[in-house]
RNA sequence: CCCUUAGAGUUUGAUCCUGGCUCAGGACGAACGCUGGCGGCGCGCCUAACACAUGCAAGUCGAACGGAGCUUAGAGAGCUUGCUUUUUAAGCUUAGUGGCGAACGGGUGAGUAACGCGUGAGUAACCUGCCCUAGAGUGGGGGACAACAGUUGGAAACGACUGCUAAUACCGCAUAAGCCCACGGUGCCGCAUGACACUGAGGGAAAAGGAUUUAUUCGCUUUAGGAUGGACUCGCGUCCAAUUAGCUAGUUGGUGAGGUAACGGCCCACCAAGGCGACGAUUGGUAGCCGGACUGAGAGGUUGAACGGCCACAUUGGGACUGAGACACGGCCCAGACUCCUACGGGAGGCAGCAGUGGGGGAUAUUGCACAAUGGGGGAAACCCUGAUGCAGCGACGCCGCGUGGAGGAAGAAGUAUCUCGGUAUGUAAACUUCUAUCAGCAGGGAAGAUAAUGACGGUACCUGACUAAGAAGCCCCGGCUAACUACGUGCCAGCAGCCGCGGUAAUACGUAGGUGGCAAGCGUUGUCCGGAAUUACUGGGUGUAAAGGGAGCGUAGGCGGGAUGCCAAGUCAGCUGUGAAAACUAUGGGCUUAACCCGUAGACUGCAGUUGAAACUGGUAUUCUUGAGUGAAGUAGAGGUUGGCGGAAUUCCCGGUGUAGCGGUGGAAUGCGUAGAUAUCGGGAGGAACACCAGUGGCGAAGGCGGCCUACUGGGCACCAACUGACGCUGAGGCUCGAAAGUGUGGGUAGCAAACAGGAUUAGAUACCCUGGUAGUCCACACCGUAAACGAUGAUUAAUAGGUGUUGGAGGAUUGACCCCCUUCAGGCCCGCAGUAAACCACAAUAAGUAAUCCCACCUGGGGAGUUCCGGCCGCAUGGGUGGAAACUCAGAGGAAUUGACGGGGGCCCGCACAAGCAGUGGAGUAUGUGGUUUAAUUCGAAGCAACGCGAAGAACCUUACCAGGUCUUGACGUCCGAUGCAUAGCACAGAGAGGUGUGAAAUCCUUCGGGACAUCGAGACACGUGGUGCAUGGUUGUCGUCAGCUCGUGUCGUGAGAUGUUGGGUUAAGUCCCGCAACGAGCGCAACCCUUAUCUUUAGUAGCCAGCGGUCAGGCCGGGCACUCUAGAGAGACUGCCAGGGAUAACCUGGAGGAAGGCGGGGAUGACGUCAAUUCAUCAUGCCCCUUAUGACUUGGGCUACACACGUGCUACAAUGGCGUAAACAAAGGGAAGCAAAGCUGUGAAGCCGAGCAAAUCUCAAAAAUAACGUCUCAGUUCGGACAAUAGUCUGCAACCCGACUACACGAAGCUGGAAUCGCUAGUAAUCGCAGAUCAGAAUGCUGCGGUGAAUACGUAAGCGGGUCUUGCACACCCCGCCCGUCA
Repeated sequence: CCCUUAGAGUUUGAUCCUGGCUCAGGACGAACGCUGGCGGCGCGCCUAACACAUGCAAGUCGAACGGAGCUUAGAGAGCUUGCUUUUUAAGCUUAGUGGCGAACGGGUGAGUAACGCGUGAGUAACCUGCCCUAGAGUGGGGGACAACAGUUGGAAACGACUGCUAAUACCGCAUAAGCCCACGGUGCCGCAUGACACUGAGGGAAAAGGAUUUAUUCGCUUUAGGAUGGACUCGCGUCCAAUUAGCUAGUUGGUGAGGUAACGGCCCACCAAGGCGACGAUUGGUAGCCGGACUGAGAGGUUGAACGGCCACAUUGGGACUGAGACACGGCCCAGACUCCUACGGGAGGCAGCAGUGGGGGAUAUUGCACAAUGGGGGAAACCCUGAUGCAGCGACGCCGCGUGGAGGAAGAAGUAUCUCGGUAUGUAAACUUCUAUCAGCAGGGAAGAUAAUGACGGUACCUGACUAAGAAGCCCCGGCUAACUACGUGCCAGCAGCCGCGGUAAUACGUAGGUGGCAAGCGUUGUCCGGAAUUACUGGGUGUAAAGGGAGCGUAGGCGGGAUGCCAAGUCAGCUGUGAAAACUAUGGGCUUAACCCGUAGACUGCAGUUGAAACUGGUAUUCUUGAGUGAAGUAGAGGUUGGCGGAAUUCCCGGUGUAGCGGUGGAAUGCGUAGAUAUCGGGAGGAACACCAGUGGCGAAGGCGGCCUACUGGGCACCAACUGACGCUGAGGCUCGAAAGUGUGGGUAGCAAACAGGAUUAGAUACCCUGGUAGUCCACACCGUAAACGAUGAUUAAUAGGUGUUGGAGGAUUGACCCCCUUCAGGCCCGCAGUAAACCACAAUAAGUAAUCCCACCUGGGGAGUUCCGGCCGCAUGGGUGGAAACUCAGAGGAAUUGACGGGGGCCCGCACAAGCAGUGGAGUAUGUGGUUUAAUUCGAAGCAACGCGAAGAACCUUACCAGGUCUUGACGUCCGAUGCAUAGCACAGAGAGGUGUGAAAUCCUUCGGGACAUCGAGACACGUGGUGCAUGGUUGUCGUCAGCUCGUGUCGUGAGAUGUUGGGUUAAGUCCCGCAACGAGCGCAACCCUUAUCUUUAGUAGCCAGCGGUCAGGCCGGGCACUCUAGAGAGACUGCCAGGGAUAACCUGGAGGAAGGCGGGGAUGACGUCAAUUCAUCAUGCCCCUUAUGACUUGGGCUACACACGUGCUACAAUGGCGUAAACAAAGGGAAGCAAAGCUGUGAAGCCGAGCAAAUCUCAAAAAUAACGUCUCAGUUCGGACAAUAGUCUGCAACCCGACUACACGAAGCUGGAAUCGCUAGUAAUCGCAGAUCAGAAUGCUGCGGUGAAUACGUAAGCGGGUCUUGCACACCCCGCCCGUCA
């Protein structure tokens, strides 16, 4: 300089961390599922080093040798003339002797933790057949053994004996340039043991021939050198476990023999007692090692198939022989196991060579061809052998390449899917037109591989031609991560799932289909490894609270270490040299059409070793220094430690006195003590334990810890002086010591207190809390134990890094008469606070948790199991302890800090008929009404704490009506569309419970642009219909918190962030109302006001309202008249803390007062923020989806919703004298009225009836107001209270009062004498009480909604209970305390 580094999901209501789990990538000798066209190059028992049938895998040489057989030729012999035989020559074949090879090549990875492997050195301690180079030699003899022949044993394998014979087989002799051995001498070299050269004299050891063209050649012996191959030694590196800590007797060394190619305890004899080990010996487990391979940014991690190097092994164990080489895969011997043969006496065998078989297993191939090539063995050669090798076969097992067609082709066919029914998608996709022929198939030609011959592959690669779009696409996925969506089916089922998770009737997550996405002859799944994971952190992490600082100190090894100078060169840095095999990798070039693949060149191989330098730093060494550390001199504070003694107060006990009935104890009691004299009080005595006040975020100590006073002994600190030593220091694995309380042992002691225990209480229980007693223990001595939230949850040391204020102990200065005060400086102990840090923390901050400071130790790596677990070993008298410390199994979270809510039998403040103070009730009775329950053919449905229950329903006899039973209808009771016909029909009659049916049938409707339409009937189908389901699919509506004062936003600021601030604080208000302050400044929805009504006045208007004055009158505002008043209904005024005083902060505001009809919001109403409750309603209405369609729709008759052992809610009427009854009198408001309200009159005891004036209403009418007041009566009784129940007779409405209406009259006359626990409403024209009206409605209110009359009591106050608001605090809750959660059992 270049290249290189990716994250995501999941803990929470949300946030930031810590931390685990999971995913996306790559790889594979893979396997499995579905699918499968071609070719090239590779690869193919990972398991049973399990057992193996059969065939093959190592032979060759006749030019080493003697035979034997055969062929040919020649020459003989016999004769049967074509046979036998002899001999010579040539050739071929070869059992045997002999030579070389068989130790290579091929296989496997069992063993091995080792000089086995890797790397680098060494051998002066070694060997090396064949091969190469050089020198010298090859003379002359001898005796055997196979074969063969004969005899013979045995089933066989295989032998035994006798006899004959050759050699390059074997053995002496001769020769010796070299060579070897021992003893001398000289020179020279090496780190050393030693080596080499020359030399003297002595001793020792060789040989083989064959072929032939007679010229050679191949052999043989010896010596030296080389090459190749091996052997041995050493440095460094090479897995896990300490719950393996001690191991070792040929062990370690020496001397001397032996042995080996060679060194060596390699072996032996003797001698000595060593050797290894926390830098991990020994033991146990696992494993062939490496080049490399995979992954990774790298550092690393994992791995050791194929190819290459080394090692080890060949059925298991042992042993040697031969040989140059073996302790020998296809050799020998012995032993074991197994298999086979056997005549039972004995024998044979070894696929981890290539094929192949069985077995094991999820799983891995042909009993193929050829020696043509490359290579190997033998041979002089021809040649022979070669399951090495070259090829072929099988397998998508992997990598690479190619194809399954290309172009055109639409407002877009069909099919399929979806749909809002319009369309959209599949989709230029197909069809259709045209073109092409890669692969496959057919035909023809046809290599290189071999430079002469020889080709298994192979008529193969390759080339050419004709031919047909023909023969060639699947797999997975589609909720997020993660590219890609809809429909149907299913309904917490079936199922999916890598993690989070999906599925309980609208599933993009299951299954199917359509469509999309991805990859593609493959695609998915499973398994394993690396990555992501900085999640073991060397690069590159942490320990106050998340996992994590040892309880504390001393100190060993180890690690680290002050200033100056010189030297050395181990670390370090630089240059050079050797090595780092090949293959692989990278770059580049080349060859197969390309690629994979193959070939060439270069780089790299970061390593090791050697050598030459440098000298800053580390290290070593030498000299030196004083600041670190220590010593000394002279001071000082202290609950530092140990020992002995002394003291007073208090408790208890004992003795005595006084004294009498209780004491004690508690929330309240009881057990207990006491008339045998307690408690109380006084005096005396005994004994043990602990030391009030002083006393203090004061002191001392390493920690634990230490507190009356005195004595003795003793440790440490601090400041000052600067005399001495001269780095002597820091930390500290193991080790040693100390170590609260409780506990243990032995012996004492024991006042109080007090586990255990006893009794009494409390309680559902109370093995507790409370009380009365009480033993160990607490105390002392000695000895153990060794743990604590042993905490600052913070290891030790050193240095530097803003400040401020107290305090303890010193020193110095200044000053003073002296202290205090003041200044400076050390050492402690607190607090506040900046920078900085941190996930955050009202956190740390010179006493650090800061410094990218230095150094050392300890500890951590998800939660649980489990730090009181298991097993093992150690310590302890024991309980137990800990140095220590797993695994199975299980979960996807566990955790830290902070935020917002909710919650608290937490706190502060405030409010509310919330309590309190009062009044009247409910709960008891009877009855009305609603609900539950029960019943029923049906008792339709909904509403369910407050916030369902006189609620939907402002009114169920039929209807309503949705329910039940029966009878009927099916394009329908209702709507739209099409066609036909024009009336349909009213009425009447018949049977029927009616709907409906049958028959008969008058009159002839309305609009019109004259076409028709309205309307009706018939017909066909689209469809109608549903008070059927889902209010947890919805709209709209409503309730509730709550008319509570809150709920938010913009910008800014603070915080990594969720969030905070504003909105908190001080006051004040009914109010987030207002004022002040403030990192906030503003704004919005709420509050208030604007609206209606009511209270006062003015003005306008004056009928149907009114009548002061005037007139008339049938005496009624009836009339004239008037509009003053009341009233009506329009417009205005009025109230604003405006004025005064006081308080308050000179504010907001509060208190009081004046005036005023009204005073501080004048009273009442309407008005309901953001939101909460999956609150209510699919039965008001609307509506998605599902369901029904001769019925879950429609019509009709009757019944039911009105039932009745019971329970609850809400009302009415009462229980009476503040009353009941009777008589005769007075005063409202607000409403209604035409299918209506109805006066007056008459009848009836009455409800009512008859008749009917008036009034669409400030005119007429309902309409009488009642309580009240007056008079009379009743006199405290179940009554002259109360009216239920109820007989009879009626009235009214209505088609119809049986189930099932209201009212009237007479008679009947129940319970009930003020209501248990509990509980509701109300603060003024209110409660209470009294009537009146209206809606609904044919009729049917004790309900509901309104109206007025009469008209109180009380509120000290906010402690507690309920609800709410606000601030704060805690929190393991967030479905938010009806939460969460522990134990036991199932």